[in-house]
Context: one part of a larger RNA
RNA sequence: AAGUUGUUAAGGAACUCGGCAAGUUCUCCUCAUAAGUUUGACGACAAGAGGAACCCUUCUCUAAUGGAGAAGGGUGGCACAAAAUCGGAGGCCCCGACUGUUUACUAAAAACACAAUUCAGAGCAAUGAUGAAAAAUCAUAGUAUUCUGGAUGAAAUUUGCCCAAUGCCAUUAAUAUAAAAGAGGUUAUAGGUAACUGUAACUGAUUGAAAGUCUGGUUAAUAGCGGUCUUAACUAUGAGGAUCCAAAGGUAGCAAAAUAAAUUGGCCAUUAAAUGUGGUCUGGUAUCAAUAGUGUAACGAUGGUCUCACUGUCUCUACAACUUGCUCA
Numbered sequence: 001a002a003g004u005u006g007u008u009a010a011g012g013a014a015c016u017c018g019g020c021a022a023g024u025u026c027u028c029c030u031c032a033u034a035a036g037u038u039u040g041a042c043g044a045c046a047a048g049a050g051g052a053a054c055c056c057u058u059c060u061c062u063a064a065u066g067g068a069g070a071a072g073g074g075u076g077g078c079a080c081a082a083a084a085u086c087g088g089a090g091g092c093c094c095c096g097a098c099u100g101u102u103u104a105c106u107a108a109a110a111a112c113a114c115a116a117u118u119c120a121g122a123g124c125a126a127u128g129a130u131g132a133a134a135a136a137u138c139a140u141a142g143u144a145u146u147c148u149g150g151a152u153g154a155a156a157u158u159u160g161c162c163c164a165a166u167g168c169c170a171u172u173a174a175u176a177u178a179a180a181a182g183a184g185g186u187u188a189u190a191g192g193u194a195a196c197u198g199u200a201a202c203u204g205a206u207u208g209a210a211a212g213u214c215u216g217g218u219u220a221a222u223a224g225c226g227g228u229c230u231u232a233a234c235u236a237u238g239a240g241g242a243u244c245c246a247a248a249g250g251u252a253g254c255a256a257a258a259u260a261a262a263u264u265g266g267c268c269a270u271u272a273a274a275u276g277u278g279g280u281c282u283g284g285u286a287u288c289a290a291u292a293g294u295g296u297a298a299c300g301a302u303g304g305u306c307u308c309a310c311u312g313u314c315u316c317u318a319c320a321a322c323u324u325g326c327u328c329a
Stems, first nucleotide, its partner, number of pairs: 001324007010315002014313001019310001027052005036042001038154001053075009076080001088308006095300002100112002116152007128138003156294003160225002165222002167218004180207002184203008226244005253287001254284001265281006
């Protein structure tokens, strides 16, 4: 000097991004336990109050012992759950329902999963998967209350409008075709006296599938969900009116939000002081309904904020023991 472990008057988070770290609490018994709520061995060990060593006496429960309980008296220590072990507590909000899973070696979470809801496909030689193919195997020694794939993500309450575009599903007629087939024709050539026959190149009427075009359906499929002008006896606002466009013009709900900026929005509460937090307003022109919307008991080594208790985190340091290193002897 560094590290480790302790103790520090008064104050008690003034420290700090943030109570990080440390400390408080911790066992058993008695009493007492709120809001909320999905009514539950939920919340809950809620919170909070008191007691605890040893000796003696009387009594109750029991057939009796043990054990349990009630009342009273006494004794010792600095200290009686005498060590170790052993929850700090509470209020509000966001997110995710929950237990669970995850980046072996910087991320444990609001990410993944989940029960549940919903959509699509599949009638079994099933859809789907592995396989170069044939097979074979899984699915399955199962059979639509099943299997496969996609989305949302408990329960509660809801899930609005739009099929114009893209996708998917289904139907019908017509047209133009591809590969392929091909009547016939032209030219060249071989044979033949000729008729004609064969070969090659070019051309070619005609026939000819799916997809597409067409018509309809489908949004818990991919997606999308307007503008201008005007208007009520001061002003403001705009129930109403006009007009253009569109497939339809954002409904219920929520909202300075985990939601761009403006923004430290306005108001109220909290503080001596608040870019914080909670409540409320709201046009958010970039909120919004299974890319789920809204609220929510319980849960969380999640995130934000506040209070009590507690403390060397701090005001502001100091001291002690031990370990290591250095300097000197």